[in-house]
RNA sequence: GGGCCUCUAGCUCAUCUGGUAGAGCAAGUGACUCUUAAUCACUGGGUGGCAGGUUCAAGUCCUGCGAGGCCCA
Numbered sequence: 001g002g003g004c005c006u007c008u009a010g011c012u013c014a015u016c017u018g019g020u021a022g023a024g025c026a027a028g029u030g031a032c033u034c035u036u037a038a039u040c041a042c043u044g045g046g047u048g049g050c051a052g053g054u055u056c057a058a059g060u061c062c063u064g065c066g067a068g069g070c071c072c073a
Base pairs, nucleotide, nucleotide: 001072002071003070004069005068006067007066010025011024012023013022019056027043028042029041030040031039049065050064051063052062053061
């Protein structure tokens, strides 16, 4: 220098062909318990790496940039 892949909640990951973003763990509150833990119930939390474009509508398609990984030179 060239090619490919990945980038979504604190963490690990879903979201099939574009249609109002979910799970597990973690966190908070409550119940239970002498207390803690465990268990059960409930709650909050992301505008989806960044910036544009296409579209009535984009996490999902296109472009550029950035970060990480793999391969080639």
Notes:
Predicted 3D model of a 73-nucleotide RNA (transfer RNA) from a Candidatus Omnitrophota bacterium. NCBI's taxonomy places the organism under Bacteria, Pseudomonadati, Candidatus Omnitrophota. Rfam family: tRNA. The family's RNA type in Rfam is transfer RNA. The sequence is in RNAcentral, with records from ENA.